Predicted 3D model of RNase P RNA and transfer RNA as a complex of 467 nucleotides. Rfam match: Bacterial RNase P class A. Rfam classes the family as a ribozyme. Rfam's curators write: Ribonuclease P (RNase P) is a ubiquitous endoribonuclease, found in archaea, bacteria and eukarya as well as chloroplasts and mitochondria.
RNA sequence: GGAGGGGGUUGCGCGGCCGCCGGCGUGUUACACGCGCGGGAGGAAAGUCCGGGCUCCACAGAGCGGGGUGGUGGGUAACGCCCACCGGGGGAGCCCUCCAGGGGGCGAACCCCAGGGAAAGUGCCACAGAGAGCAGACCGCCUACGUCCCCGGUUUCCGGGGGCCGGCAAGGGUGAAACGGUGAGGUAAGAGCUCACCAGCGGCCCGGGUGACCGGGCCGGCUCGGUAAACCCCACCCGGAGCAAGGCCAAAUAGGGAAGCGCCCGAGGGCUGCUCGUCCGAUGCUUCCGGGUAGGCCGCUCGAGGCCGCGGGCAACCGUGGUCCUAGAUGAAUGGCCGCGGCCCCGCCUUCGGCGGGGUACAGAACCCGGCUUACAGACCCCCUUCGGCU
RNA sequence: GGGCCCAUAGCUCAGCGGUCAGAGCCGCCGGCUCAUAACCGGCUGGUCCCAGGUUCGAAUCCUGGUGGGCCCACCA
Repeated sequence: GGAGGGGGUUGCGCGGCCGCCGGCGUGUUACACGCGCGGGAGGAAAGUCCGGGCUCCACAGAGCGGGGUGGUGGGUAACGCCCACCGGGGGAGCCCUCCAGGGGGCGAACCCCAGGGAAAGUGCCACAGAGAGCAGACCGCCUACGUCCCCGGUUUCCGGGGGCCGGCAAGGGUGAAACGGUGAGGUAAGAGCUCACCAGCGGCCCGGGUGACCGGGCCGGCUCGGUAAACCCCACCCGGAGCAAGGCCAAAUAGGGAAGCGCCCGAGGGCUGCUCGUCCGAUGCUUCCGGGUAGGCCGCUCGAGGCCGCGGGCAACCGUGGUCCUAGAUGAAUGGCCGCGGCCCCGCCUUCGGCGGGGUACAGAACCCGGCUUACAGACCCCCUUCGGCU
Repeated sequence: GGGCCCAUAGCUCAGCGGUCAGAGCCGCCGGCUCAUAACCGGCUGGUCCCAGGUUCGAAUCCUGGUGGGCCCACCA
C1' cells in the first nucleotide's frame, strides 16, 4: 500500500438582532407586567418489543388453566439484555482423491444460531414414486428349493429354454428425505449375512474442566429419518392495570331517568379467566340513557444519575475516593432571519489558487430508568487477518 | 401519552402448512330479446402490505418494519 473484517467517538462551529418556555432575584401588598442573572431535546427523544422502579387495586394467598423463556457459567434491581466459554453452521484459502467434474478432510480475522427433549406419546411428510415409517418391488438380478410345459440325450436320471409359485434388494428410476460407506469373503442371486477399516449411536470405565463439554480405552452389528417458530413433555419465571396511574382544591349541572340483582339464609364487587379461601358490603351494586366541567396544584424530575482517578475481574461489571447538577412544556416552549467560517459536490477562469451555485442526515422529550429493534448525510480514531513491496 | 385490532382480485369477504389461492358483486365477450334489464354460458383480473427466518414446502407459523382503524379524562 491492496483486499477482507470488527469496534468506538462525534453528529457543523462562532457572532449579531428579534422572539418562545420554565427557575431564581428584584420593583409594588398581591396578580399581571417590567428589569437583571442563569437554564432549555436525542443517539436514537421513534417502534411500544422486553425488563424494572413508582402509584392504585385490603393482604398480594393456594390449585387448575393461561402466557413467556430455553447450551453452560457469570453480570444485573430485573430481562427475551450483556460478557466469557461450549457445541453446530458459514467463511478467503489449503490438502487428498479421482479425472474433465465431482467427492472427502482441514480451515484466518470474523459472522450467524428461538441452541432443552424426536430410543415418553400423538399428529404430519403434498406431488412424484413399487415403497414415506416396526416401508416396499416398477424395471432389474436369481432358478438353489417346490411344481408344470417344450426340446435333446447315454431315459426311475442329466442338460438347455420358458412359465407359475418363489428368493433378493446389489444396480436403474422417484423424491427434500429410501433403513450406514469402502473393500474382501460368502451365495443360485444377494444382503452387517460374516470380517477389516471408517462414520454415527448406545452402554461401561479412565483422565481434564465449577459446568456445557472435551480427549482416550473397551464392549454391543445397535445403524435408530425429518418436523416441537405442530400438539406435547421437562426445567425455570410471571397477580392485574397503568401518570388519562393516583391524591388535593375549585367550578358547574337535573346528586335525574330506565332495566336487573339485593339488604346479615347476603346481591354485587375487589383480589387474574375458573374453583377454593379471604376481605369489603346496604337510602347499595352493575349496565345503559341523559346532565355538567373541560380549570389549578401535587405526582414532576437528584437518579439502579453523569464525568475523572484508583483497586478487583479475561470481560460484562463491581467496590471506593473526588467532582458536577444538566429541560419540565400541557392544543404542548426549545424557533426565525442575517453575517463569517468549516466539510462535501458541480461549473468557470488553460496552473498555484480564486470566483459563483448547491448541499450539510435521521429525526422533536411528555412519569422515570436498563435493554433490544428500526431510521441516519458525513467526519475522526483504534484493532485484527491475509497478500505484495522496501529496509 | 397509554391500550387493542386489521391488511388476500377494482369492492365485500372465505381460505387444517401441500395442485396453478377461491366465492359473490363489478368488468369484457357470446347467447336470449325488436331493444334494455333480468337470466344462461365463457373469460380477464393477485407483489396474499413489505423484508428476513423455521420447514422439503409459508397467504397460513415466528421476528422486524410499513399503512390504516377503534377505545380512554373528571364531577354528581
The prediction has a mean pLDDT of 76.